[in-house]
RNA sequence: GGGCCCAUAGCUUAGACUGGCUGGAGCGCCCGGCUGAUAACCGGGAGGUCGUGCGUUCAAAUCGCAUUGGGCCCA
Numbered sequence: 001g002g003g004c005c006c007a008u009a010g011c012u013u014a015g016a017c018u019g020g021c022u023g024g025a026g027c028g029c030c031c032g033g034c035u036g037a038u039a040a041c042c043g044g045g046a047g048g049u050c051g052u053g054c055g056u057u058c059a060a061a062u063c064g065c066a067u068u069g070g071g072c073c074c075a
Base pairs, nucleotide, nucleotide: 001074002073003072004071005070006069007068010027011026012025013024020058029045030044031043032042033041051067052066053065054064055063
């Protein structure tokens, strides 16, 4: 210098290929139930600029371009 992959909630991640209805899950956190109490279990709740910017589109986590960070390969 060239190519490829990854980035979504505090953590681990699904969804992207094939754009569409409120972006979900487990753990954790908060409230309540249960218990003598704790854990487990049950019910409810909060929590997400989908790395960033621009573009395409009626509509973008999803498609295109650029860029940031991380990883791999070639030279």
Predicted 3D model of a 75-nucleotide RNA (transfer RNA) from Methanomassiliicoccaceae archaeon UBA328. Model confidence (mean pLDDT): 82 of 100. The source organism's lineage runs through Archaea, Methanobacteriati, Thermoplasmatota, Methanomassiliicoccales and Methanomassiliicoccaceae. Rfam family: tRNA. Its family is annotated with triplet codon-amino acid adaptor activity in the Gene Ontology.